[in-house]
The prediction has a mean pLDDT of 80. A computed fold for a 77-nucleotide RNA from a Kiritimatiellia bacterium, annotated as transfer RNA. The RNAcentral record of the sequence draws on ENA and MGnify. The organism belongs to Kiritimatiellia, within Bacteria.
RNA sequence: GGACGAUUAGCUCAGUUGGUUAGAGCAGGACCUUUACACGGUCAAGGUCGGGGGUUCGAGUCCCUCAUCGUCCACCA
Numbered sequence: 001g002g003a004c005g006a007u008u009a010g011c012u013c014a015g016u017u018g019g020u021u022a023g024a025g026c027a028g029g030a031c032c033u034u035u036a037c038a039c040g041g042u043c044a045a046g047g048u049c050g051g052g053g054g055u056u057c058g059a060g061u062c063c064c065u066c067a068u069c070g071u072c073c074a075c076c077a
Base pairs, nucleotide, nucleotide: 001073002072003071004070005069006068007067010026011025012024013023019057029043030042031041032040050066051065052064053063054062
């Protein structure tokens, strides 16, 4: 330098053909239970969907660009 893939909650990940409220599990918090802890149960909270721009009535999803990470290839006087 080239090809491909990934980026969504603190962490690991879903998200269908672009459509009506953006989700799950775990962790953390509150409460119930217990003499207490653990286990279990209930509830609530937590998001600029990596940054920017574009298309569209409408974008996590499509297009362009940048950034970071991974795999492979190439180059190295």
RNAcentral records the identical sequence in 4 taxa.